[in-house]
């Protein structure tokens, strides 16, 4: 200087016009009006996985069953998250002591049940297909009666061949008719115990035990911890309209006139009230079996009361907030002290236009360089191209998208000193 891996930051900038939503504030022709000022998307605002606040519904207590989670220890309100360590696996150095990096459902198959396709002799209290070995014992022949051969019955090997994802410690000896951890040594597993390390997980060392135990728990299942449902369309409050339901009206009322009665005046006349009659105005129907009285119900009409529909108001955004600096801690975090208000929309605002710059990349022309030309540089103009992706109760992770950029640690290479 280039390349790769890992981790984090950021992910366009200003500047004019129009315009939207929320707050304040002023003004008025009080309209969901106009001015003005403030403020208005993400690192993932996504998937809606996975905790959790709040909400609301259930719920005495104990027990089976579901369901999650699954190496330790920290760290948080929680967590299936996040940190720092183990143990394992896979890769690069290696001076063979190690070091570095990566990876993840990483209790428990040595509790018990179950599975294991093809293929193969056998898939598990192992097991003979070709094979090898033996043939003690039983069985056939031979014989010199001590024995010897055959390999028919039978034992036996895991070495070799071959199946297969997987095939039941290894070397060496002894021992057997042959043969086997069937016994010994050493080595390798794996358990127990002891003893140091470490908060654990775990590691180291020595001892003892032939214990040799294959794979699958994302098979049931054992074992430990944890677990009620629904979700801001939660959930509360106000309330047109239409339906219900109560009560009141309706079920009377009112103007004129004669006549009579009270009373003021006191003979008359005038003035106020009450009742019969007689006409005119207003006013719907039906029941109580023929009339009248009186009752009642309906329709209408006003009041009201409960649930609750459109609508509307809370919830709603100050918060397990954000940023800065001390300190404590290996870290993830966490205390302490300053500082800032950081969208609140309801069918859904955060947007359009243009123009400067910016960043990549393609041409083009020019300038250096060179004898020349070309390429790298450099300078300038054109053209194209800057992602993913958008809040809807709110936080704390996880996961998936992303053009380009910048920082940092590592590691290789290549150059200079």
């Nucleotide at each position: 200087u280039g390349c790769g891996u890992c981790g984090g930051u950021c992910g366009g900038a200003c500047c004019g016009c129009c315009g939207c939503g929320c707050u304040g504030u002023g003004c008025c022709a009080c309209g969901u009006g106009c001015g003005c000022a403030g403020u208005g998307a993400g690192g993932a605002a996504a998937g809606u996985c996975c905790g959790a606040a709040c909400a609301c519904c259930a719920c005495a207590g104990g027990g089976c069953g579901c369901c999650g989670u699954g190496c330790u220890u920290c760290c948080u309100a929680a967590c299936g998250g996040g940190a720092a360590g183990g143990a394992c696996c896979g890769g690069a150095c290696g001076u063979c002591g190690g070091u570095c990096c990566g990876g993840g459902a990483c209790g428990g198959c040595a509790a018990g049940u179950g599975c294991a396709a093809c293929a193969g002799a056998a898939a598990a209290c192992a097991a003979a297909c070709c094979g090898g070995c033996c043939g003690a014992u039983g069985g056939c022949c031979c014989c010199u009666c001590g024995g010897g051969g055959c390999a028919c019955a039978g034992g036996u090997c895991a070495a070799g061949g071959g199946u297969g994802a997987a095939a039941u410690g290894g070397u060496g000896g002894g021992g057997u008719a042959a043969g086997a951890g069937c016994c010994c040594a050493c080595c390798g597993g794996c358990g127990c115990g002891a003893c140091g390390g470490g908060c654990a997980a775990c590691c180291g060392u020595c001892g003892c035990g032939g214990c040799c135990a294959g794979g699958c728990a994302a098979a049931c299942c054992c074992c430990a911890c944890g677990g009620g449902g629904u979700g801001c369309a939660a959930a509360g409050c106000c309330a047109a309209g239409c339906a219900g339901c109560g009560c009141c009206g309706g079920c009377u009322u009112u103007c004129g006139g004669c006549g009579u009665c009270c009373g003021g005046u006191u003979c008359u006349u005038c003035c106020g009230g009450g009742c019969u009659c007689c006409g005119g105005g207003a006013a719907u129907g039906a029941g109580c079996g023929g009339c009248c009285c009186g009752c009642u119900c309906a329709a209408c009409g006003g009041c009201g009361c409960g649930g609750g529909u459109a609508g509307g108001c809370u919830g709603c955004u100050a918060g397990a907030g954000g940023c800065c600096g001390c300190c404590g801690g290996c870290g993830a975090c966490g205390g302490c002290g300053g500082u800032c208000c950081c969208a609140g929309a309801u069918a859904g605002a955060u947007g359009g236009c243009g123009g400067u710059c910016c960043c990549g990349u393609u041409u083009c022309g020019g300038c250096a360089c060179u004898c020349g030309c070309g390429a790298c540089g450099c300078c300038g103009g054109a053209g194209c191209g800057g992602a993913c992706a958008g809040a809807a109760u709110u936080c704390g992770g996880c996961u998936u998208a992303c053009a380009g950029a910048c920082c940092g640690a590592c590691g290789c290479a290549u150059c200079g000193c």
This is a predicted structure of a 417-nucleotide RNA (Bacterial RNase P class A) from a bacterium. The gene name in the source record is rnpB. It matches the Rfam family "Bacterial RNase P class A". Rfam describes the family as follows. Ribonuclease P (RNase P) is a ubiquitous endoribonuclease, found in archaea, bacteria and eukarya as well as chloroplasts and mitochondria. It is annotated as a ribozyme. Rfam links the family to the GO terms ribonuclease P activity, tRNA processing and dimeric ribonuclease P complex.